[in-house]
This record gives sequence, structure tokens and C1' cells, in this order.
RNA sequence: UGCGGGAUGGUGUAGUGGUAGCACGCGUGGCUCUGGACCAUGUAGCCUAGGUUCGAAUCCUAGUCCCGCAGCCA
Repeated sequence: UGCGGGAUGGUGUAGUGGUAGCACGCGUGGCUCUGGACCAUGUAGCCUAGGUUCGAAUCCUAGUCCCGCAGCCA
């Protein structure tokens, strides 16, 4: 320097144009003598800036960061 992949709640992960979901975590309540487990409920998220579209996590452009491969110099 080029190519490919990735960035989604506190953590992990799904979602390829039409209400952003699941699990864990955390809060509250139930249950229990207490705790755990279990049950109910709540919590909080699309890397950044533009573009396309009636509508973008999703498509396009640029950028930042992470991973891999290749190349260049030595």
C1' cells in the first nucleotide's frame, strides 16, 4: 500500500429494505425461615459523516478502529 472479514444494550450473539430480537447480566416483585434455583416484569443498543429510498442495522461513498492474507523496503 492492496484485498477480504468485522464493529448491534454492561457482555455474547441474531436480524440482507418495512415494529431491532434472543441469552446472560442488572433492578423490582412473587416463592422461601434466609439464600440459590424457579416464575413474572422492567432496564438498556445499530462505530462516525454523508447519499439513495415513502422507508436503511441492512444498499452506495468516505472515514475511524480491530482481525486475516498478500505486496513493497531492508
Molecule: transfer RNA
Organism: Desulfotomaculum sp.